This is a predicted structure of a 116-nucleotide RNA (SAM riboswitch aptamer (S box leader)) from Ferruginibacter sp. HRS2-29. NCBI's taxonomy places the organism under Bacteria, Pseudomonadati, Bacteroidota, Chitinophagaceae, Ferruginibacter. It was read from a public genome assembly, where an Rfam model found it.
[in-house]
């Protein structure tokens, strides 16, 4: 870096460097940002994908076990802590006269576990 699968409406901020742009790129919108934002560091915190641990049920058994599944607890690897992935964009349904509203999928992407 590609591929695969699963999930992306909830959750969780302080402090200190630093000084201009930032929300991943485009377009259009909407925030955020000198009352100091993105960032980066330290502490603190969220969640439970891998992880461990329990007991429970199923399968299989050589009867020692083994595996699979929900479940509860732990926080070891990872992530994350403004706004749904902040919101559209492609395709599509229902309203609707239009504007536009609510959907539904699909592309992107973000994570995390695996394959090469």
């Nucleotide at each position: 870096u590609a591929c695969u699968u699963a999930u992306c409406a909830a959750g969780a901020a302080a402090g200190g460097u630093g000084g201009a742009g930032g929300g991943u790129u485009a377009u259009g919108g909407c925030c955020c940002g000198a009352u100091g934002a993105u960032a980066c560091c330290u502490u603190g915190g969220c969640a439970a994908c891998c992880u461990g641990u329990u007991g429970c049920a199923g399968a299989c058994u050589c009867c020692g076990g083994u595996u699979u599944g929900a479940a509860a607890c732990a926080a070891g690897g990872u992530g994350c802590c403004a706004a749904u992935u902040c919101c559209a964009u492609c395709c599509u349904g229902a309203c609707g006269a239009a504007a536009g509203u609510c959907g539904g999928g699909a592309a992107a992407g973000a994570u995390a576990a695996g394959u090469c």